[in-house]
Context: one part of a larger RNA
RNA sequence: CUAUGCUGAAGGAACUCGGCAAAUUACUCCCGUAAGUUCGCGAGAAGGGAGCCUCUGUAUUGGGCAACCAGUAUGGAGGGGCACAGACCAGGGGGUGGCGACUGUUUACUAAAAACACAGGGCUCUGCGAAGUCGCAAGACGACGUAUAGGGUCUGACGCCUGCCCGGUGCCGGAAGGUUAAAAGGAGGAGUGCAAGCUCCGAAUUGAAGCCCCGGUAAACGGCGGCCGUAACUAUAACGGUCCUAAGGUAGCGAAAUUCCUUGUCGGGUAAGUUCCGACCUGCACGAAUGGCGUAACGACUUCCCCGCUGUCUCCAGCAUAGACUCA
Numbered sequence: 001c002u003a004u005g006c007u008g009a010a011g012g013a014a015c016u017c018g019g020c021a022a023a024u025u026a027c028u029c030c031c032g033u034a035a036g037u038u039c040g041c042g043a044g045a046a047g048g049g050a051g052c053c054u055c056u057g058u059a060u061u062g063g064g065c066a067a068c069c070a071g072u073a074u075g076g077a078g079g080g081g082c083a084c085a086g087a088c089c090a091g092g093g094g095g096u097g098g099c100g101a102c103u104g105u106u107u108a109c110u111a112a113a114a115a116c117a118c119a120g121g122g123c124u125c126u127g128c129g130a131a132g133u134c135g136c137a138a139g140a141c142g143a144c145g146u147a148u149a150g151g152g153u154c155u156g157a158c159g160c161c162u163g164c165c166c167g168g169u170g171c172c173g174g175a176a177g178g179u180u181a182a183a184a185g186g187a188g189g190a191g192u193g194c195a196a197g198c199u200c201c202g203a204a205u206u207g208a209a210g211c212c213c214c215g216g217u218a219a220a221c222g223g224c225g226g227c228c229g230u231a232a233c234u235a236u237a238a239c240g241g242u243c244c245u246a247a248g249g250u251a252g253c254g255a256a257a258u259u260c261c262u263u264g265u266c267g268g269g270u271a272a273g274u275u276c277c278g279a280c281c282u283g284c285a286c287g288a289a290u291g292g293c294g295u296a297a298c299g300a301c302u303u304c305c306c307c308g309c310u311g312u313c314u315c316c317a318g319c320a321u322a323g324a325c326u327c328a
Stems, first nucleotide, its partner, number of pairs: 001323008010314002014312001019309001027051005036041001038157001052079012080084001092307004097302002099299002104116002120155007132141003158294004163224003168221002170217005177212003183206002188201005225243005252286001253283001264280005
């Protein structure tokens, strides 16, 4: 010096990206326990007290014929120690946001999460030799099931909700019309032959699905404007004009896991706060099942704050064990 332990004056997070690590707490009984809430919970909330030994009393349980043995609850009086759940074992706690409802699952060997799944919700396909999947096929699964079933896809408990657009793309429907393949058809024509004929080319016309066309459909893929003016201070614009569009973003939320300018502005917390919380709305570039906004409980998730606690630190020191190192 390194590793692993133990201890530490005064201070107590000043350390640091961040209390990482360590320390605190820890058991049983009694008292006591807030907001919120889906009334289950939150909750071991928080916060207190007791616990050892001796003597003595009361009630009582089980076993036993009994003597008695093993306990439970409770009253009184005293005793000793630094320490009485004496070692080991054995929750630190509280507040506030974000995300995900939850228990679960995951990158075997750098990621456990806000990712996946989930119960619940929707759309869609499928009438049974089902759809779908595997296979060249036979056949098999689906399913010894039958629409309260099975497949696909999106969303993701619960509560309140889920606005407008069908122009594009997709899907669904449509006995008309247009286009259109093979095929049918055969006016007419060509070659050759003395001819019968043979061999060719070939116009009208009749020909599916598809596409065009006409409708529907957004919890299908997706999309959801610009400029100018206007109120008796100013500012702003309920209002008006105009252009474009399929339609111009509704409710709710909003500097947000989304805000560039930005450490926006105001308020709170600190002596001091680019983080945090509450507001404002000028949303570069939120927004409604690629779900929107809330939400008790839950989380080895994540942000910020407080109490306790500490060698994280001010600022290091000592001890123990094992190495390294020096000497032998």